[in-house]
Context: one part of a larger RNA
RNA sequence: GCCGGCGAGUUAUUUUACGUUGCAAGCUUAAGAGAGAGAAUCUCGAAGGCGAAGUGAAAGCGAGCAUGAAUAGUGCGUAUAAGUAGCGUGGAAUAAACCCGAAGCCUGUCGAGCUAUCCAUGUCCAGGUUGAAGGUGGGGUAACACCCACUGGAGGACCGAACCCGUUAUCGUUAAAAAGAUUUGGGAUGAGGUGUGGAUAGGGGUGAAAGGCCUAACAAGGCAGGCAAUAGCUGGUUCUCCUCGAAAUAGCUUUAGGGUUAGCGUGGUAUGUUUAGUUACAGGGGUAGAGCACUGAAAGGGCUAGGGGGACCACAAUCUUACCAAACCCUAUCAAACUCCGAAUACUGUAACUUGAAGUACUGCAGUCAGACUACGGGGGAUAAGCUUCGUGGUCAAAAGGGAAACAGCCCAGACCGUCAAUUAAGGCCCCAAAAUCUACGCUAAGUGGUAAAGGAUGUGGGGGCGCAUAUACAACCAGGAGGUUGGCUUAGAAGCAGCCACCCUUUAAAGAGUGCGUAAUAGCUCACUGGUCGAGUGCCCCUGCGCCGAAAAUGUAAUCGGGACUAAGCGUAGUGCCGAAAUUACGGAUUCCUAGCAAUAGGAGUGGUAGAGGAGCGUUCUGUAUCCCGCUGAAGGUGGCCCGAAAGGGUAGCUGGAGGGUUCAGAAGUGAAGAUGCUGGC
Numbered sequence: 001g002c003c004g005g006c007g008a009g010u011u012a013u014u015u016u017a018c019g020u021u022g023c024a025a026g027c028u029u030a031a032g033a034g035a036g037a038g039a040a041u042c043u044c045g046a047a048g049g050c051g052a053a054g055u056g057a058a059a060g061c062g063a064g065c066a067u068g069a070a071u072a073g074u075g076c077g078u079a080u081a082a083g084u085a086g087c088g089u090g091g092a093a094u095a096a097a098c099c100c101g102a103a104g105c106c107u108g109u110c111g112a113g114c115u116a117u118c119c120a121u122g123u124c125c126a127g128g129u130u131g132a133a134g135g136u137g138g139g140g141u142a143a144c145a146c147c148c149a150c151u152g153g154a155g156g157a158c159c160g161a162a163c164c165c166g167u168u169a170u171c172g173u174u175a176a177a178a179a180g181a182u183u184u185g186g187g188a189u190g191a192g193g194u195g196u197g198g199a200u201a202g203g204g205g206u207g208a209a210a211g212g213c214c215u216a217a218c219a220a221g222g223c224a225g226g227c228a229a230u231a232g233c234u235g236g237u238u239c240u241c242c243u244c245g246a247a248a249u250a251g252c253u254u255u256a257g258g259g260u261u262a263g264c265g266u267g268g269u270a271u272g273u274u275u276a277g278u279u280a281c282a283g284g285g286g287u288a289g290a291g292c293a294c295u296g297a298a299a300g301g302g303c304u305a306g307g308g309g310g311a312c313c314a315c316a317a318u319c320u321u322a323c324c325a326a327a328c329c330c331u332a333u334c335a336a337a338c339u340c341c342g343a344a345u346a347c348u349g350u351a352a353c354u355u356g357a358a359g360u361a362c363u364g365c366a367g368u369c370a371g372a373c374u375a376c377g378g379g380g381g382a383u384a385a386g387c388u389u390c391g392u393g394g395u396c397a398a399a400a401g402g403g404a405a406a407c408a409g410c411c412c413a414g415a416c417c418g419u420c421a422a423u424u425a426a427g428g429c430c431c432c433a434a435a436a437u438c439u440a441c442g443c444u445a446a447g448u449g450g451u452a453a454a455g456g457a458u459g460u461g462g463g464g465g466c467g468c469a470u471a472u473a474c475a476a477c478c479a480g481g482a483g484g485u486u487g488g489c490u491u492a493g494a495a496g497c498a499g500c501c502a503c504c505c506u507u508u509a510a511a512g513a514g515u516g517c518g519u520a521a522u523a524g525c526u527c528a529c530u531g532g533u534c535g536a537g538u539g540c541c542c543c544u545g546c547g548c549c550g551a552a553a554a555u556g557u558a559a560u561c562g563g564g565a566c567u568a569a570g571c572g573u574a575g576u577g578c579c580g581a582a583a584u585u586a587c588g589g590a591u592u593c594c595u596a597g598c599a600a601u602a603g604g605a606g607u608g609g610u611a612g613a614g615g616a617g618c619g620u621u622c623u624g625u626a627u628c629c630c631g632c633u634g635a636a637g638g639u640g641g642c643c644c645g646a647a648a649g650g651g652u653a654g655c656u657g658g659a660g661g662g663u664u665c666a667g668a669a670g671u672g673a674a675g676a677u678g679c680u681g682g683c
Stems, first nucleotide, its partner, number of pairs: 001683006011095013026050003032044004054061002064076004098236002101233001105226006116200009125190001127159003130155001134151006163187003169182003202218001204214003239617006249262005263368002265365007274358001276354008289341001290339002295335003299331004304325001306324002308321004371396010401412003416589004421585003427579003430564003436576001438575006449566001455549002459546010476533005482506003487501003512527001516525002590607007618672001620669005628662003637656003641652004
């Protein structure tokens, strides 16, 4: 893991609502007793309980009572009148209370055969090395000291087996082993190792101290008990069909992943359009927008107090100002906490109309309190986030189907069942792949389409404006482009061309006191400007369509068209047709509710669904029915074919099996498994 079996809302008491039965202004017995073969059953037994009257704290009074001085007012009652006892079902409370699950707390006991420390008593440590004190002899000293040799054999001394430990590496890791093997290493006469016997016990021991160890998991041992501790937490909770169908919000909460009340769901009872939509009318508002009349902000100018600077000044004053600037004026603006204004919507009310569409009150039972994305209106953030927090709508949640390649939240559309029928939606119609290689007119040349900005550009289409042009334009080619003069200044030089100032006059078809290159300065080349050749368009700007550049990333394509491919099969405008869903229609069937009907039936509206509410059923075991029915001429069980039912399920031939089983209508439950790292057995 699979298969078989087992496996979770029970029981008691009290209470509440509904259903049902008995009796009813009453209903009912409890303990107990009697009868009985009796734990069946029947009969006694009103003690008590609930109800028929309330009110007050109470005494009490009473259709009233309380408060109060009150005959007032007010509060609760009467009038508005059904209970009670069983049984069943839903809910609540108390109990283990749907089932499994803690870590823990307490009590009593058992443990030091592991391990920690201690006590008593034994035992063990190959071999080798070093050579302390002391001693002896000699030397030496006044005597010591001291020196030498030998002797001696000290040491938490040295090397290294046994023994003890466990440093390193490798292996092992469902191991050979719930801690090992190999290798390497440390100690090895000591605070040494070890045997036996004994001591210390759980908030206690022991600890050369690591919260270590106390019998393979010790920040408080094991076992049993309290105990089914508690678990606002996680997991699981078993047959079928039908009707309706949520919430993820508000207030409060030692509250935030829990609760409680309301909101939203469902069943019942009552009411019977009160609901909803549209239209019309009547309303209040201060949002969007707009505006500057207020409050503030704020640009330029004018005017002009005040201040600053300057001039003149002994002081006082005066004058001036490309400075700052109140008030005022003109022009142009800004505002969630500004408003002279001011919508659309929304909201409230009234009326009419439409519509099988609800609404409200009371009552039983819930679930929900983690929401998600999307569009629009805001706040926070960075006018970031698949971000966060509100409001309004939608979808998902709890919604399948078609489209978006794939894709809860986007677009279309809400699946009762069946059909090898039809029409459409979104989206599509060259092939993959159903349907146009459709029609008309344009655009794009970038594979743009099929990612992106500031910015850049004789890309190209459309529209417009202003010029020049047969008195010859634009471009090209030929020629000229001069003189005063090297203008003046500056400068070493400055001659059109470093720089500063000025920028005239003449000859001319035209020619700047010079557009650029150039020289040390000149020179030289060139331009403006003019003539000629040529002969028809040419130059600049604005608006706009589609394109171009700008454009670099890491597993991994060309990887940002789904692909192939496409110059349309791209883009724009207009049009016709077709495809396309569980939508709509057609035909058949099922079922819920409403209307009509005595009914049969007919018509209408419905039938996606999580949490959840309600309804109707299937099956299992046992009991009555039952002294009945079936059964060795073959029960249950097994197997498997056929048939029936909307489902749970039911019936039955054959084979197997070998002794029990059961219809109907009722009753009672240890009543339905795929899940719980479920339990148990098998494989």
Predicted 3D model of a 683-nucleotide part of an RNA (large-subunit ribosomal RNA, domain II) from Leptospira levettii.